[in-house]
Context: one part of a larger RNA
């Protein structure tokens, strides 16, 4: 000297742009953070509304017929997105490759096809249990729930076989024979689903080579340990699991074993080489109260899903039950110390929907906070009797603060105020013209903005609203008085102070930075 997710102490005008629990992965109150489809289905608990009864009328009841819609039965989503860094010294993460050992909803494009019939449960209703959570029984119904059946092959399984390519198990093409498997429908008619089978794209999953922190005051490790055979398992190779054979495998080129750590792109600093970290973005890993386990499913051993086991905390009629903020706010406790229980879906994305729109603490804004960077202010110009007034000193006088003030004048950034006022929006949808095999496109009209009357812009008064701090011994820019007397105190080192301290403590007066200055941590 630079730098920091910073913390103190003194101090403070403003704006943009960023960043904000490094500590207990310690416990949480409370609200919210995943739904959506009625154009899949039964149906109507609530709302509106046609209508219909009583009545002069208010008004009462009735009212799926309609808009729609709780709960329900189906689909898809919920495995994304959002937090944290607990593990983990590993193929976890980088990086270059390989799978002739793999899966891949939802989108795309090719081929095909969508025929027949059946049985139940939810809901509703009906009876019970229970403090509740919840739950039994009976009747009864529907679907793109669910099963049976027909068709089907370049699909799958199995067997004969021919070519042709590989590093080997093998692959590819051709084609025969048997076996097996398939589907839903809504609708405005125009699509949109649905099945089946091939590519393709996305995402994933497996292995391998090389890189990946300290210690030998850890030297031997290792029994599914290795390697083989056979079967199980998986989407799929494999000790992955078994059962049986062998008796291997690692390791001073550092094995085991201990600490320690989420990698990485990257950030700091340094001329570099390097040494440090890995907060905020971005990518890929692990976890979700600790621990196991499996179920659904294209995807999970699933944060806001089950199941059991431990802690803890609540209800409770004591019989028995509920719950998980390492989302977003906020709360308590730890702490030297980190914000609002704010708006909005206006935009970019997501998830269902034909759509419209519904949800959306992702996002996007807005609050706080000098936490940082950057930018802009506190005025310009003129003025000498070199004023008062402090300070000093050789004291009828003189330095010196000092053009500084006073005083004329000038401009208004900012502030105040008043007065207009965006950009972000492109569309989708509806209306409509054209183009155009399909099917999309293109042009016009119409609608949308939280931020926020915010940014900007103009105009009005008035210099009006706005400066500290640390230091002055050398290092290190910057000096004298005065108190004080090895005391009180200073101090990063070297030192200073014991009567004339430029070192303590004030004061003048200078230096250095500047809405910040210092001090402390910690890297370089």
């Nucleotide at each position: 000297g630079g730098a920091u997710g910073a913390a103190c102490g003194c101090u403070a005008g403003c704006g943009g742009c960023a960043g904000g629990c490094c500590u207990a992965a310690u416990a949480c109150a409370u609200g919210c953070a995943a739904g959506u489809c009625g154009a899949g289905g039964g149906g109507c608990a609530g709302c509106g509304c046609a209508g219909g009864u009583a009545g002069c009328a208010a008004u009462a009841c009735c009212g799926g017929g309609c808009g729609g819609c709780g709960a329900c039965c189906g689909g898809c989503a919920a495995a994304c997105g959002g937090g944290u860094g607990c593990g983990g010294a590993a193929c976890a993460c980088g990086u270059a490759c390989g799978c002739a050992a793999c899966c891949u909803u939802c989108c795309u494009u090719c081929a095909a096809g969508c025929g027949a019939g059946g049985c139940a449960u939810a809901g509703c209703c009906c009876a019970g249990a229970g403090a509740a959570a919840u739950u039994u029984g009976g009747a009864u119904u529907a679907a793109u729930a669910c099963c049976u059946c027909a068709u089907a092959g370049g699909a799958a399984u199995g067997u004969a076989g021919u070519c042709u390519c590989g590093c080997a198990u093998g692959a590819g093409a051709c084609a025969g024979c048997a076996u097996u498997u398939a589907a839903a429908g809504a609708u405005u008619u125009a699509u949109c689903a649905c099945u089946u089978g091939a590519a393709g794209a996305u995402g994933g999953g497996c292995g391998u080579g090389c890189g990946u922190c300290u210690g030998a005051u850890u030297a031997g490790g290792u029994a599914g340990u290795u390697g083989g055979u056979g079967a199980g398992g998986u989407a799929a190779c494999g000790g992955c699991u078994c059962a049986c054979c062998a008796a291997g495998c690692c390791g001073a080129c550092g094995a085991u074993c201990a600490g320690u750590a989420a990698c990485u792109g990257g950030c700091g600093u340094g001329a570099g080489a390097g040494c440090g970290c890995g907060a905020c973005c971005a990518g890929u890993c692990a976890c979700a109260c600790g621990g196991g386990c499996a179920c659904u499913g294209a995807g999970a051993c699933a944060c806001g899903g089950g199941c059991c086991c431990g802690a803890c905390u609540c209800c409770u009629a004591c019989g028995g039950g509920a719950g998980g903020c390492a989302g977003c706010a906020g709360u308590a406790a730890g702490g030297a110390a980190u914000a609002u229980u704010g708006g909005u879906c206006a935009a970019u994305g997501g998830a269902c929907g034909c759509a419209a729109g519904u949800c959306u603490g992702a996002a996007c804004c807005a609050g706080c906070c000098a936490u940082g960077c950057c930018g802009c202010g506190u005025g310009g110009a003129g003025g000498a009797u070199g004023a008062a007034g402090g300070c000093c000193c050789u004291c009828u006088g003189g330095g010196u603060u000092g053009u500084a003030a006073a005083c004329u004048u000038c401009u208004u950034u900012u502030a105040u105020u008043u007065g207009g006022g965006a950009c972000g929006a492109a569309a989708c949808a509806c209306u409509u013209u054209c183009u155009u095999u399909c099917u999309a496109g293109a042009g016009a009209g119409c609608u949308u903005g939280a931020c926020g009357g915010u940014a900007c812009c103009a105009g009005a008064u008035g210099a009006a609203u706005a400066a500290g701090c640390a230091c002055c011994g050398g290092c290190u820019a910057a000096c004298u008085c005065c108190g004080u007397g090895c005391c009180a105190g200073c101090a990063g080192c070297c030192g200073c102070g014991g009567u004339a301290a430029u070192a303590c403590g004030g004061a003048g007066g200078g230096u250095g930075c500047a809405a910040g200055c210092g001090u402390u941590a910690u890297c370089c």